[in-house]
Annotation
The part of an RNA shown here (small-subunit ribosomal RNA, 5' domain) has 515 nucleotides and comes from Nocardiopsis quinghaiensis. The full RNA is in RNAcentral, with records from Greengenes. Taxonomically the source falls in Nocardiopsis (Bacteria, Bacillati, Actinomycetota, Actinomycetes).

Context: one part of a larger RNA
């Protein structure tokens, strides 16, 4: 010089697009962040409507709870651990899985028996129960069938050691219905997408004042076990494996596209925003499931906090606001599904603190303003002064113009070429095509017109040398400056006013880190 997720001081119009807890992965009050489906089922607990004998009943649109489905592994937050196949990069799986979604071929037969809600009882302070009885289904279960899987026997290809593929013959498991008009589906099989899992080369910190480290260790049979190869797990056996090319201990750290710097070689760092890994009060464990060892799911246990009737409950903001703490420091408990997205659904739709906007902060970068033009007798005031005058200084004042931004009215959006819904046509809303009507948080905003009147809008550090820009007074090694040299002890361009000037500028210094 350049940089920053910065902070301090001092100042401070305005608008965009960005960014905002680096510190206690400390504790958290309150609300919200995951829930949909009635076109799966039994059914009605509100609402509407009609009828009542006022108990209640019935209807249709719908629907609280419940049974089942599919979502809850996504999305979102964090960087504590982690030096390791975490991560980057290039391979391999003849060792493997993939729900939903696409494509192709087959089939969707015949029973069965329960349970939740209901109802009635009954235990508790509550959270949550128990009992008894009724029921339903795309919940559950038997059995029929069947290419295919597993095993055995066996042909015939291929080749990347173990073997992959294809074909024949023997034993073991699976379909669910509504509608039957159309649609959605349901099972099994094979392909394909996509998503993951595992193995391996290379890579990327420090430190020898860490030199030896290892008993599932290091291999190998035999058995488990996984979606899979594996000491992954066990049992026996055998002595191995690793190490100065740095093991093993010890410190620090998520890892990468990248981001700052540099002429480039390097050094630095890893905040936004993408990928991927890890975590979810602390550890420790399965269950459910295609998928977890599971941020708002479960169990055990410990620390805390709350409730209690003392017998027992109940949480977990590293989700988005927000609180107290900590700190030099980091914002609203804000609007909306309209827009991209996701989840359920046939769909309308429902949900979405994803995700769109708005607030707040000169915390950054951009761009725009605070006027323009004229005006000399060089007015007044200031500072200076060799008392002649210089300087501030065209600067003001005063003429003229203009009105960008602010301000006040008015009009008034893209984002909606979409989505929804009715009608007509070809018509079966299957699609197309005409028409109607709805559907914006941002937002009465951006943006445009008008209106008035310079009107609403500069400051900050420097000024001994570096390094650009001097006098005056005050002080007198005091008080005080200072990045480095150094300045101040009675003429200080260095301290503290002033005026003047330099630089930058809605900023400008300081401080901090890194090149």
């Nucleotide at each position: 010089g350049g940089a920053c997720g910065a902070a301090c001081g001092c100042u401070g119009g305005c608008g965009g697009c960005g960014u905002g807890c680096u510190u206690a992965a400390c504790a958290c009050a309150u609300g919200c962040a995951a829930g949909u489906c009635g076109a799966g089922c039994g059914g009605u607990a509100a609402g509407g409507c009609c009828c009542u004998u006022c108990g209640g009943g019935g209807u249709a649109c719908a629907c609280g709870a419940g049974c089942g489905g599919c979502g809850a592994a996504c999305g979102g937050g964090u960087g504590a651990g982690u030096a390791a196949c975490a991560c980057g990069u290039g391979a391999g799986c003849a060792a493997c899985c993939u729900g939903c979604c696409c494509c192709c071929g087959a089939c969707u037969c015949c029973g069965g028996g329960a349970u939740a809600a209901g109802c009635g009882g009954u235990g508790g302070a509550a959270a949550c129960g128990c009992c008894g009885u009724c029921u339903a289904a795309u919940a559950c279960c038997g059995g029929a069938u069947a290419c295919g899987a597993c095993c055995c026997a066996u042909g015939g290809u291929c080749u990347c050691c173990u073997g992959g593929c294809c074909g024949u013959g023997g034993g073991u498991g699976g379909a669910a219905a509504g509608u039957u008009u159309c649609u959605c589906g349901g099972u099994u099989g094979g392909g394909g997408a996509u998503g993951g899992g595992c193995u391996c080369g290379c890579g990327g910190c420090c430190u020898a004042u860490c030199a030896g480290c290892u008993a599932g260790u290091u291999g190998g049979u035999g058995g488990g076990g996984u979606a899979a190869c594996a000491g992954c797990c066990u049992a026996c056996c055998a002595a191995g494996g690793c190490g100065a090319u740095u093991a093993c201990g010890g410190g620090u750290a998520g890892c990468c596209g990248g981001c700052c710097u540099g002429a480039g070689a390097g050094g630095g760092c890893g905040a936004c925003c993408g990928g991927c890994c890890a975590c979810a009060c602390u550890g420790g464990g399965a269950c459910u499931g295609a998928g977890a060892c599971a941020c708002g799911g479960c169990c055990c246990a410990g620390a805390c906090u709350c409730c209690u009737a003392c017998g027992g409950g109940a949480g977990g903001c590293a989700g988005c606001a927000g609180u107290g703490g900590g700190g030099a420091a980091u914002a609203u408990u804000g609007c909306g599904c309209a827009a991209u997205g996701g989840g359920c659904g046939a769909a309308a739709g429902c949900c979405u603190g994803a995700c769109g906007c708005a607030g707040c902060g000169a915390c950054g970068c951009c761009g725009c303003g605070u006027g323009g033009g004229g005006g000399a007798u060089g007015a007044c005031g200031g500072c200076c002064u060799u008392c002649g005058g210089g300087u501030u200084g065209u600067a003001a004042a005063c003429c003229u113009c203009u009105u960008u931004u602010a301000c006040c009215a008015c009009c008034a959006a893209c984002g909606c070429a979409g989505g929804c819904u009715c009608c007509c046509a070809g018509u079966g809303c299957u699609c197309u095509g005409g028409g109607g009507g709805u559907u914006g948080a941002c937002g009465g905003u951006a943006g445009g017109u008008g209106g008035g009147g310079a009107a609403u809008a500069a400051g900050g550090a420097c000024c001994g040398g570096c390094u650009a820009a001097c006098u005056a007074c005050g002080u007198g090694c005091c008080a005080g400056c200072a990045g480095c040299c150094g300045c101040g002890g009675u003429a200080a361009u260095a301290c503290g006013u002033a005026g003047g000037g330099u630089c930058c500028g809605a900023g400008c210094g300081u401080u901090g880190u890194c090149c």